[in-house]
Context: one part of a larger RNA
RNA sequence: CAAUCAUUAAGGAACUCGGCAAAUUGACUCCGUAACUUCGGGAUAAGGUGGGCCAUUCUUUUAUAUAUUAUUUAAAAGAAGAGGAAGCAUAGAAUGGUGUUGUACGACUGUUUAAUUAAAACAAAGCACUUUGCAUAAGAUUACAAAUCAAAGUAUUGAGUGUGAUGUCUGCCCUAUGUCGGCUGGUUAACGGAUUUUCUUAGCUGACUAAAAUAAGCUAGGUCUUGAAGGAAACCCCGAUAAAUGGCGGCCUUACCUAUAAGGGUCUUAAGGUAGCGGAAUACCCUGGCCGUUAAAUGCGGUCUUGCAUGAAUGAUGUAACGAUACAACAGCUGUCUCGAUGAUUGGCUCA
Numbered sequence: 001c002a003a004u005c006a007u008u009a010a011g012g013a014a015c016u017c018g019g020c021a022a023a024u025u026g027a028c029u030c031c032g033u034a035a036c037u038u039c040g041g042g043a044u045a046a047g048g049u050g051g052g053c054c055a056u057u058c059u060u061u062u063a064u065a066u067a068u069u070a071u072u073u074a075a076a077a078g079a080a081g082a083g084g085a086a087g088c089a090u091a092g093a094a095u096g097g098u099g100u101u102g103u104a105c106g107a108c109u110g111u112u113u114a115a116u117u118a119a120a121a122c123a124a125a126g127c128a129c130u131u132u133g134c135a136u137a138a139g140a141u142u143a144c145a146a147a148u149c150a151a152a153g154u155a156u157u158g159a160g161u162g163u164g165a166u167g168u169c170u171g172c173c174c175u176a177u178g179u180c181g182g183c184u185g186g187u188u189a190a191c192g193g194a195u196u197u198u199c200u201u202a203g204c205u206g207a208c209u210a211a212a213a214u215a216a217g218c219u220a221g222g223u224c225u226u227g228a229a230g231g232a233a234a235c236c237c238c239g240a241u242a243a244a245u246g247g248c249g250g251c252c253u254u255a256c257c258u259a260u261a262a263g264g265g266u267c268u269u270a271a272g273g274u275a276g277c278g279g280a281a282u283a284c285c286c287u288g289g290c291c292g293u294u295a296a297a298u299g300c301g302g303u304c305u306u307g308c309a310u311g312a313a314u315g316a317u318g319u320a321a322c323g324a325u326a327c328a329a330c331a332g333c334u335g336u337c338u339c340g341a342u343g344a345u346u347g348g349c350u351c352a
Stems, first nucleotide, its partner, number of pairs: 001347008010338002014336001019333001028050001030048002036041001038165001053084002056080008065071001086090001098331007105323002110122002126163006139149003167317003171248003176245002178241005185236003191230001199222007249267005276310001277307001288304006
């Protein structure tokens, strides 16, 4: 010097991003225990008392002696008290909750990044929607074959998706995208092949000529093009559907102070944000204004709210219980600190 321990005057979080770490509390007995609440809890809430040993007294139970009760004696268990002795200390060691308040988030128990994230993330019960009628259910796997799972199940089943206990609720919009249904008409896809072009093989005919050959043509093929009519459950079309993907406005003006705007005008949209909540885990301006907390607060809680850019199962808003969650505060406690000090063990260092 390092690590691990122990103690510490006065103060007691002044330390620090932050009470990190440490300290406090602690088991049992008796008393006592609030708001709130889903009436189960909250609760070991909080907050207090006591203790070992000896003696005395009392109670209960069992056994014993006598003659059955009463009484005597003994044992066990328990209780009472201004009884007593010793010690620094009587739950004499070890083990063994700090508590309270408010807010946010998530209902809860549970799960998770083996080796930097345990959470507000995932899951969850509950809720809702879609889908599945079964001699191949839908769905999943598959050389997309056989087959297997679903299921030795049968719509109160199975599969998929979203939300996330419970309470109160869940507004408007189907224009776009998606899905479902319809089907009169239209446009087309693959297909279809009417039609059409080039070159070429074989054979045949064959003008101009006496003949042959040739130009040209015909028949049967091959090859290269053109591509009419027709033609779907697709698209256009017509409807439905938002707990489907999603969306949910400007400007001007107005009431006997001012301010505000129930109201009016106008443009415009598919509809123009309802109930709630609101400087929020969402608020730029901004450390928003006010109140409380503090001597002092960019913190926290409450309230206002014109919300840059809240908002209803991408759920909205409350909520008892719960949380190794996050933030703020209080009590107690302490070497975290003012501000250090001392001692012990182990290692190192110096010397030998």